[in-house]
RNA sequence: GACGAACGCUGGCGGCGCGCUUAACACAUGCAAGUCGAACGGAAUGUUUUAAGUCUUUCGGGACAUGAAUCAUUUAGUGGCGAACGGGUGAGUAACACGUAGACAACCUACCCUCGAGUUGGGGACAACAUCCCGAAAGGGGUGCUAAUACCGAAUGAGGCCUUCUGAUCGCAUGAUCGGAAGAUGAAAGGUGGCGAUUCGCAAGAAGCCAUCGCUUGAGGAAGGGUCUGCGCCUGAUUAGCUAGUUGGAGGGGUAACGGCCCACCAAGGCAACGAUCAGUAGCCGGUCUGAGAGGACGAACGGCCACACUGGGACUGAGACACGGCCCAGACUCCUACGGGAGGCAGCAGUGGGGAAUCUUCCGCAAUGGACGAAAGUCUGACGGAGCGACGCCGCGUGGGUGAAGAAGGCCUUCGGGUUGUAAAGCCCUGUCAUUAGGGACGAAUGGCAGGAAGAGUAAUAUGCUUUCUGAUUGACGGUACCUAAGGAGGAAGCCCCGGCUAACUAUGUGCCAGCAGCCGCGGUAAUACAUAGGGGGCGAGCGUUGUCCGGAAUCAUUGGGCGUAAAGGGCGCGUAGGCGGGAACAUAAGUCUGUUUUUAAAGUUCAGGGCUCAACCCUGUGAUGGAAUGGAAACUGUGUUUCUUGAGGGCAGGAGAGGAAAGUGGAAUUCCUAGUGUAGCGGUGAAAUGCGUAGAUAUUAGGAGGAACACCAGUGGCGAAGGCGGCUUUCUGGACUGCAUCUGACGCUGAGGCGCGAAAGCUGGGGGAGCGAACAGGAUUAGAUACCCUGGUAGUCUCAGCCGUAAACGAUGGAUACUAGGUGUGGGGGGUAUCGACCCCUCCCGUGCCGGAGUUAACGCAAUAAGUAUCCCGCCUGGGGAGUACGGUCGCAAGGCUGAAACUCAAAGGAAUUGACGGGGGCCCGCACAAGCGGUGGAGUAUGUGGUUUAAUUCGACGCAACGCGAAGAACCUUACCAGGGUUUGACAUUGAGUGAAAGCCUAAGAGAUUAGGCCCUCCUUCGGGACACGAAAACAGGUGGUGCAUGGCUGUCGUCAGCUCGUGUCGUGAGAUGUUGGGUUAAGUCCCGCAACGAGCGCAACCCCUAUCCUAUGUUGCCAGCAUGUAAUGAUGGGAACUCAUGGGAGACUGCCGUCGACAAGACGGAGGAAGGCGGGGAUGAUGUCAAGUCAUCAUGCCCCUUAUAUCCUGGGCUACACACGUACUACAAUGGGGAAGACAGAGGGAUGCGAUAUCGCGAGAUGGAGCGGAACCCAUAAACUUCCCCUCAGUUCGGAUCGGAGGCUGCAACUCGCCUCCGUGAAGUCGGAAUCGCUAGUAAUCGCAGGUCAGCAUACUGCGGUGAAUACGUUCCCGGGCCUUGUACACACCGCCCGUCACACCACGAAAGUUGGAGACACCCGAAGCCGGUGGGCUAACCGUAAGGAGGCAGCCGUCUAAGGUGGAGUCGAUGAUUGGGGUG
Repeated sequence: GACGAACGCUGGCGGCGCGCUUAACACAUGCAAGUCGAACGGAAUGUUUUAAGUCUUUCGGGACAUGAAUCAUUUAGUGGCGAACGGGUGAGUAACACGUAGACAACCUACCCUCGAGUUGGGGACAACAUCCCGAAAGGGGUGCUAAUACCGAAUGAGGCCUUCUGAUCGCAUGAUCGGAAGAUGAAAGGUGGCGAUUCGCAAGAAGCCAUCGCUUGAGGAAGGGUCUGCGCCUGAUUAGCUAGUUGGAGGGGUAACGGCCCACCAAGGCAACGAUCAGUAGCCGGUCUGAGAGGACGAACGGCCACACUGGGACUGAGACACGGCCCAGACUCCUACGGGAGGCAGCAGUGGGGAAUCUUCCGCAAUGGACGAAAGUCUGACGGAGCGACGCCGCGUGGGUGAAGAAGGCCUUCGGGUUGUAAAGCCCUGUCAUUAGGGACGAAUGGCAGGAAGAGUAAUAUGCUUUCUGAUUGACGGUACCUAAGGAGGAAGCCCCGGCUAACUAUGUGCCAGCAGCCGCGGUAAUACAUAGGGGGCGAGCGUUGUCCGGAAUCAUUGGGCGUAAAGGGCGCGUAGGCGGGAACAUAAGUCUGUUUUUAAAGUUCAGGGCUCAACCCUGUGAUGGAAUGGAAACUGUGUUUCUUGAGGGCAGGAGAGGAAAGUGGAAUUCCUAGUGUAGCGGUGAAAUGCGUAGAUAUUAGGAGGAACACCAGUGGCGAAGGCGGCUUUCUGGACUGCAUCUGACGCUGAGGCGCGAAAGCUGGGGGAGCGAACAGGAUUAGAUACCCUGGUAGUCUCAGCCGUAAACGAUGGAUACUAGGUGUGGGGGGUAUCGACCCCUCCCGUGCCGGAGUUAACGCAAUAAGUAUCCCGCCUGGGGAGUACGGUCGCAAGGCUGAAACUCAAAGGAAUUGACGGGGGCCCGCACAAGCGGUGGAGUAUGUGGUUUAAUUCGACGCAACGCGAAGAACCUUACCAGGGUUUGACAUUGAGUGAAAGCCUAAGAGAUUAGGCCCUCCUUCGGGACACGAAAACAGGUGGUGCAUGGCUGUCGUCAGCUCGUGUCGUGAGAUGUUGGGUUAAGUCCCGCAACGAGCGCAACCCCUAUCCUAUGUUGCCAGCAUGUAAUGAUGGGAACUCAUGGGAGACUGCCGUCGACAAGACGGAGGAAGGCGGGGAUGAUGUCAAGUCAUCAUGCCCCUUAUAUCCUGGGCUACACACGUACUACAAUGGGGAAGACAGAGGGAUGCGAUAUCGCGAGAUGGAGCGGAACCCAUAAACUUCCCCUCAGUUCGGAUCGGAGGCUGCAACUCGCCUCCGUGAAGUCGGAAUCGCUAGUAAUCGCAGGUCAGCAUACUGCGGUGAAUACGUUCCCGGGCCUUGUACACACCGCCCGUCACACCACGAAAGUUGGAGACACCCGAAGCCGGUGGGCUAACCGUAAGGAGGCAGCCGUCUAAGGUGGAGUCGAUGAUUGGGGUG
């Protein structure tokens, strides 16, 4: 895009179309094929006339029944024509069924048209009818009568047909056409209307004549049919052979006609890989849909052909049938029945049931068109013309138009400002399509018939009739429809789908991996533009979506127009058959090819042009079109024929190379074994061992022997071979390739479906052989295990002969042949040239074999004259992954198994190449207290502290490898506090708003655990006089939440890591992801710097800038300092003074590889040196790139959403966070003599201090108390630093070590030290004697060790943060462990190795295979039976027409028999399904 559609929601009108795709299932009812009286005899009704009779009579006549005749109408029967058309359906059919083009010299044709001739004369019947009989019925029978255009003879008869003879012409053949002669054969039917010229007749009329419709015969035409042929026409080879009337012959029969169509005989043929046979499916075509086309799919409606008519068979009649609304038979089914027997066939139109997702009215009319019959009027016609139902499709129209901003209301959203719905509505002004009502009102219908008139032909002739023409009236189912007019009024008329991307269109709410959506990708686990709803929007619109199907996109079966190195795909290799393709020249031909003409390609459809319905759909007219055939022409190319050529191919001659093949022989080294000698304790083996061998003498060594297998060095991306493959040497036999000569043949060629052969290893059968090696197996090790890797043994096998197998990553993952298309460099074989005495070197040609590389090509990688380039030819193969190279079938094989080779089901991927990362028990380079070298610890003890666990009413919460655990917490007795128990409050402890009141707070008393409550005292401040501050009670909005989510977030932080990295712009390269830069060579702490480079620059990081510290200068000089001068003290910068020094506070200087040397590349830089306080970033700090870990934190804070609201809020008391069998982390103190104790003595820095630090002094053993000088600090205080030094004691012990624990007594803080603080004193005196596996820190003023201060804080420090004192050892080095950086490599990883992933087992489900069998279908075959019927035969039945005087005959009918044969029965074989206990693998979870 399309549809004969269906389903869901919705639905105003009209036009034109379409409407059982399923059950070719079964059918009630009605209708669908009749007509002709001008073929015939009757019958009925009516009319007219008449005869005889009866009755009657007014004698004119009338009535009745009968007979005869006339006319009109109807029609059962005979007869004619039709019924073979029209209408339906698509079951069957793979076929000359259909399409197309031809043929019939092998045929038929009623009715119609034209032409010729004829139409004479007879005969015998049968229906109807009458009557009798049988039967329930359907129907049938007997007897008798009768007509014809029914039937039958006879006559005549042609140019018909047959036979014989014969002439001419023609054809591809059989033969045909036109003639001549003779012989035989062979027709008919009348009807209707008229005339009265001729004959007869009084007349009517008859004969006759005229007209017309028929009849017979012949010829031709038109139209229709029959038969034959070329070409075209679905799928399967897991269907490969089929065929006996089969193929052909000559003869006969039969037919309209040819023919094995049929029959007897003879021959043995015919078809098939160009697909026979078999199986499946199917009506074919014009055309329809789609597509740019080529194609693909389809075959509804309309049109052509075919086939069928309940199923199967058969013939009859006829011009035509083997017959839809005919017959006979068989079968199934249905109906009627009196049970004896009958009837039926909607795949005609309506309609019913059934089936189904699904498909209409038991309508009107013959008015038109067409058909049958008829002379005609006319009759019939479910063909047809119309209407009805159905949005089933196509087309058209409408549901209003204009104006209208207060941007109304309402809805929705909101950042609360607004936005949007939205000119949309309302309002105002208009219009009048459709619908409604009313009125008018068609075309289709006249070339017909009828009536009247005219003319013509014809005739003896007026006429009838015929032909032509004019006039008039008449005929409509649709239908009072189309159309026209009027009326009134916006009035009656809009939905459906979608809104994550593809794909036009976005928000809110609800939901919370639920409910659901989904065409693909995929949405949904609490902020869903994806579910549902709403608002809004988008699309289409009387429709819109969904489902199904077909084509397209799909170049995804590739002719147009694909591929096969690695994605699926080259056969393992050769030889060769059929086939396909094929070198140069000439001539001929014209099959292919090109071209002209003719013809056909029905109509419809389609293209184009025009026209008619108001337009369109629709309809009409004209025109064109791919194809087929015939015929004329052209001759380049292909084909064919002939002739010829040598370059393709092959032969010849001359050469050389080679693990090419087969057979025979032969050689040495080595292993093993045997014998003998020497010799002694081990050998062997491994990562290390053990099994094993060895004192019965091994291994080792010497000599001799046996036997089998393989051939070191040469040896080479060297050679040979088609591939597999081939390696000592010699001989024999043998294949191929190469070079040279240009001697011969003359296209002999290439490829190659089937076919045939070769074909590694393993394996199989039989015979031999067997040294070494060595599946299986045994043992020893390894290991968690070790049916392995390692070791010791060892059987098949490996070797050989004969025969099988026929597969490999049989690989260059690259089929063969030919030609062409830049180079460079090796190597093997041969030839030529130059040069030389010669050999090399060098140049060059051919053949082979490698590497590199350009164009080109490729998805990329790569290939690149040995193509994967450019072309041609031939073969093989591929078409998503799995299932599966499986199943079944076939075939080969001894077997193993090979070859061929599916489907169900399942997935949305599987795969290739390359890219960036990450990873590796890959590689290279480098770094780090990473290891190593050292020092000191932890892990053991006690205690402190944190955590887990446990416990508990609660032991609040968070943090969990490094990067949680002396962490949040810089300090839980109450408070803190978030937890628990209990007691209270509910607009609230806290904030904002408005209205009211005026107190409130504070103090005291009482109750209570307290919150709180009650009472008393006290009774306010500011003011611009409006009010405000503060408090209270009530009501509302609201407060509040340490409730949840750190996986919704901000901010902050940790970590990799102070690691050296992370990026960008432009350019360049690449199809692209990306790369380059950033890689490389050096160097650095560093992506630091230098050099190089398709890169050039830049940014964030590094470094530097900042702070502290080390040196100096300078300024200032108190509270700090005191050298010199002076005063004073027991002593002290205490004092005068000084400004030097220290110090403090500011400001500067200084360091830059700057200088020298060596190395390096003349660089960057490294090393050494000088100078310098400091030397190569001087030391330390602050500073933390892009990012990673959904790292941590909702309990600092902030915050979205959710949740609670007399409670998850808030207040209070008490308790808990301090529990304690345990486990872990981090610390402190120790275990002692480098120590402990005592005494004395010395030296810091940095800090803090007003609710504070607190001196001197006094008291206390002490903690501390009393007291209160000084100090908001370079001034006073905390404040004595300690280790250290000197002296004394202790002498190696659970101690004069260690200090836990416990008892007692005190002190301090605080409302309060019970749970649960710190300190002091006295007493007590635990573990612990240096710590297992393991593990941590540190590279210099560092570790270690020593004390001091601060923050927190009422009090509480072994913690934390700082400060100084004393002050080491070691670093060979980068193999290893850990972490990191750069380059490179592999990858099936990318939530990235904590990755991915394989197989069994267990469970569930699904489809499939096998299976003892069971069951069903279709087809063929054999046999039995054999209806109807045609054909043939037959006699003893019957018989109107003809012959015959007759008897009888000819002919016919019935009967019987036979061939053929439907249905039926029996049988075996094959085939296709279904099912089957059980079983096998497969798929999914």
Molecule: small-subunit ribosomal RNA
Organism: uncultured Veillonellaceae bacterium